[in-house]
RNA sequence: GGGCUCGUGGUCUAGUGGUUAGGACGCCACCCUUACACGGUGGAACUCGUGAGUUCGAUCCUCACCGGGCCCA
Numbered sequence: 001g002g003g004c005u006c007g008u009g010g011u012c013u014a015g016u017g018g019u020u021a022g023g024a025c026g027c028c029a030c031c032c033u034u035a036c037a038c039g040g041u042g043g044a045a046c047u048c049g050u051g052a053g054u055u056c057g058a059u060c061c062u063c064a065c066c067g068g069g070c071c072c073a
């Protein structure tokens, strides 16, 4: 330098054009317990890497850029 691939809450991830962005772990509160753990109920936390475009509508499609990984030279 070229090609491919990935980027979603604190962490790991699902979703792949249609309106509350789902789950697990973690966190907070309450219940349970003499207490802790386990368990139960509820809650907070994601402008979906950034910008632009396409579209009635974008996490999803297109382009550029940023970052990680792999391959080729």
Base pairs, nucleotide, nucleotide: 001072002071003070004069005068006067007066010025011024012023013022018056027043028042029041030040031039049065050064051063052062053061